The part of an RNA shown here (large-subunit ribosomal RNA, domain VI) has 266 nucleotides and comes from Acetilactobacillus jinshanensis. The source organism's lineage runs through Bacteria, Bacillati, Lactobacillales, Lactobacillaceae and Acetilactobacillus. RNAcentral holds the full RNA, with entries from ENA.

[in-house]
Context: one part of a larger RNA
RNA sequence: CGUAGGAAAUCUGAGAGGAGCCGUCUUUAGUACGAGAGGACCGAGAUGGACAUACCGCUGGUGUAUCAGUUGUCCCGCCAGGGGCACUGCUGAGUAGCUAUGUAUGGAUGAGAGAAACGCUGAAAGCAUCUAAGUGUGAAACCCACCUCAAGAUGAGAUUUCCCAUUCCCUUCGGGGAAGUAAGACCACUCAUAGAUGAUGAGUUCGAUAGGCUGGACGUGGAAGCGCCGCGAGGCGUGAAGCCGACCAGUACUAAUCGGUCGAGG
Numbered sequence: 001c002g003u004a005g006g007a008a009a010u011c012u013g014a015g016a017g018g019a020g021c022c023g024u025c026u027u028u029a030g031u032a033c034g035a036g037a038g039g040a041c042c043g044a045g046a047u048g049g050a051c052a053u054a055c056c057g058c059u060g061g062u063g064u065a066u067c068a069g070u071u072g073u074c075c076c077g078c079c080a081g082g083g084g085c086a087c088u089g090c091u092g093a094g095u096a097g098c099u100a101u102g103u104a105u106g107g108a109u110g111a112g113a114g115a116a117a118c119g120c121u122g123a124a125a126g127c128a129u130c131u132a133a134g135u136g137u138g139a140a141a142c143c144c145a146c147c148u149c150a151a152g153a154u155g156a157g158a159u160u161u162c163c164c165a166u167u168c169c170c171u172u173c174g175g176g177g178a179a180g181u182a183a184g185a186c187c188a189c190u191c192a193u194a195g196a197u198g199a200u201g202a203g204u205u206c207g208a209u210a211g212g213c214u215g216g217a218c219g220u221g222g223a224a225g226c227g228c229c230g231c232g233a234g235g236c237g238u239g240a241a242g243c244c245g246a247c248c249a250g251u252a253c254u255a256a257u258c259g260g261u262c263g264a265g266g
Stems, first nucleotide, its partner, number of pairs: 001152001005163007015149004021049007033038001051106005059100004066093005071086006110144001112142001117137004164266001166179005184262004188204005209255003212251005219243002225238005
């Protein structure tokens, strides 16, 4: 921009893409078959490999704004307690998120048309012949079925709901143009389950969108101060203490201000 009014949702599916894999074991059954050796079709069940998709409850990884321990040095006047730097200084753990080696799921099944092939009936050609007319089976391949996208499918589809028929100008009276609006949308602003930017999604005081605060969870692992014990290094008590990024709630304390733009007359 189009989809002959303007919008918001929900669909249909022309079409396109994806997937499609392969074992082992048990049973049928030591049966059919076979002199024996050996050893099935068909069917039923179980369990794997590789591959694919999704997810983080479990097992783990990471986790440079979490916690603790610790070395050197500089600083906060000193002690104590802290801060900076040294690869995140090093080390031990670890929330959210992201993840695989973790977990879950998938290949199925059925239908159609049919390849090679196997047939039935059957003439030309009194026989024979699957073929000439007719007709039945038949493969991981084909078309559906399964998963995803999909009406710019210009062949522009369908359904539901919302908004209405304003004012002005021009007119060859068919129509054309403009303005402010309606439903609605966008800008702006707070953001994340989204993200390079657009986009998508949640919100903007009629508000829990983000921050803060409060409570909780998770993590770390027993803070500082004080008291007691010990000559001391240190230990014990107060006390599952203190601290705690992303997690879960509550709460308008802070910030979503003031506002602007577009958008039908069929």